[in-house]
Context: one part of a larger RNA
């Protein structure tokens, strides 16, 4: 001079757009943040509308229909989205290659299929046990839940023959084991069709995983370090290589080009700064890693070793009939404590994604908005013109006068802004649904795909942005410095005292350096100061 997630002091009008607990990965009271599907499946409280029986005349039981809530089986999603940055010096992250050593639910494409059974079990009656949490017994009951059998174009193994390799890939051709939901919606000429699921192969697309060259902070007052260590044969294991783990065998492997160890830290695109080389940084967005109280361990599943999933242990909290339960805000708000510091227990699915669902739709503190805060940027504005008797007060001066000063005051105007009023976009796409041709599949109608014309609603923010109109200079300026560096000076108090101060320094009686007042410079809704980087 720039710069900041700043934070202190003095002021403090408006608007747009950022940002906002850097400290204690310290504890957390309440609400909300993950649900969804009845077009998977049995089945239904409680309500309405009938009917019938008892009658005690408005009750009880029994059915029918229509509504459906909670709850339960099942699929999908709860590994996404969003928070932190303690661990990590690492194939962790950034770059550029490998994978002939690898996976992949939903999506798109092809090709091939969807046959025929069986057994339960949860809700549910009934009965127990407990103070809750929750547990057990008996019965009986369904599916896209489970679980044989039948089929096999592919795939995968085993035998084996040919191209091909550096070499077990690869790619073509003979012999044996494996699946599926028979399921649900609509239609319909009852023959089936069409749609959305479902099964087995094969490739796409996006995403992991795993290996590998190169980069990646200080420290040698760490100098040696290592036993599954280094490598090999074989056996396990994983989706896949591997000391990844085992058994045996050999002694290796690493290191002054810094091993081992100790400190520190997530990384990177970015950011600040520089003329550049460089230096410093890693907040806010966007990519990766890691992590959910601490430690530990699997289960389910395509995906994890799971933030609002489970089991163990430890610490703390809370309930409790003392037997035993419950709980994880580093999700969004908010308490509490720490600190020089950092907001609202707000509105809304309208838009944009995201789950699910055929589809209306339902969830969404991601997400779009409002609220605080001059925290930062940027813009606006406190009025403009004329106005000397250079008024009146202030300071200065011995006077004379200077000066504050065109500055006021006074005319004359303007209304950004303010303050009332009236108006009033756009973010909302012709989406869903429905009509009507046209076409496709189908042997053909209907339903259904696709395409084209019509109709068709939806706004938290919000009466918001903006537009007219009335009012009337009306609402709105302060902070630092003035000795030199450095732009800018006099009076008075004070007297090495008060007290300044970024460096030289100032102050002991005329102080341009302390205070105060005028005056004047810088900057301006901000201005100084401290902290920090260059």
């Nucleotide at each position: 001079g720039a710069a900041c997630g700043a934070a202190c002091g003095c002021u403090g009008g408006c608007g747009g757009c950022g940002c906002g607990u850097c400290u204690u990965a310290a504890g957390c009271a309440u609400g909300c943040a993950a649900g969804u599907c009845g077009a998977a499946c049995g089945g239904c409280a409680a309500g309405g509308c009938g009917g019938g029986u008892g009658c005690u005349u408005g009750c009880a039981c029994c059915u029918g229909c229509c509504c459906u809530a909670g709850a339960g089986u099942g699929g999908c999603g709860g590994a996404c989205u969003g928070g932190u940055g303690a661990g990590u010096a690492a194939c962790g992250c950034g770059u550029g290659g490998g994978u002939g050593a690898c996976a992949u639910a939903c999506c798109c494409u092809g090709c091939a299929g969807c046959u025929g059974g069986g057994g339960a079990u949860a809700g549910c009656u009934g009965a127990u046990a407990g103070a809750a949490a929750u547990a057990u017994c008996a019965g009986a009951u369904a599916a896209u839940a489970c679980c044989g059998a039948a089929u096999a174009c592919g795939a995968c193994c085993c035998c084996u023959g040919a191209u091909g390799u550096g070499g077990u890939a690869a790619u073509c051709g003979g012999g044996g084991a494996g699946g599926a939901a028979a399921g649900g919606a609509g239609c319909u000429a009852c023959g089936g069709c069409u749609c959305c699921a479902c099964u087995g192969c094969a490739g796409g697309a996006a995403u992991g995983g795993c290996c590998c060259g190169c980069g990646u902070c200080c420290u040698a007052c760490c100098a040696g370090c290592u036993a599954g260590u280094u490598g090999g044969u074989g056996a396990g294991g994983u989706a896949a290589c591997g000391g990844c783990c085992c058994a045996c065998c050999a002694a290796g492997g690493c290191a002054a080009u810094g091993a081992c160890g100790g400190g520190u830290a997530u990384c990177c695109g970015g950011c600040c700064u520089g003329a550049g080389a460089g230096g410093g940084u890693g907040a806010u967005c966007g990519g990766a890693c890691a992590c959910a109280u601490u430690g530990g361990g699997a289960c389910u599943g395509a995906g994890a070793u799971a933030c609002g999933g489970c089991c163990c242990a430890g610490a703390c909290u809370c309930c409790u009939a003392c037997g035993g339960g419950a709980g994880g805000c580093a999700g969004c708000a908010g308490c509490u404590a720490a600190g020089a510091a950092u907001a609202u227990u707000c509105c809304g699915c309208a838009a944009u994604g995201g789950a699910c669902g055929a589809a209306a739709g339902u969830c969404u503190g991601a997400c779009g908005g409002a609220g605080c805060g001059a925290c930062g940027c940027c813009g606006c504005g406190u009025g403009g013109a004329u106005g000397a008797u250079g008024a009146a007060g202030g300071u200065c001066g011995g006077a004379a006068g200077a000066u504050u000063g065109u500055a006021a005051a006074a005319u004359c105007c303007u209304u950004u802004u303010a303050u009332a009023a009236c108006u009033g976009a756009g973010g909302a796409a012709u989406a869903a649904g429905c009509c009507u041709u046209a076409u496709g599949a189908g042997a053909g109608a209907a339903a259904c795909g696709u395409a084209a014309g019509g109709u068709g609603g939806u706004g938290a923010c919000u009466g918001u942005a903006g537009g007219u109109u009335a009012u009337g200079a009306a609402u709105a300026a302060g902070c630092a410095a003035c000795g030199g560096c450095u732009a800018a000076u006099u009076a008075c108090g004070u007297g090495c005292c008060a007290g300044c101060a970024g460096c030289c320094g100032c102050g002991g009686u005329a102080a341009c350096a302390c205070g105060u007042a005028a005056g004047u410079u810088g900057c301006g809704a901000g201005c100084g100061u401290u902290g920090u980087u260059c």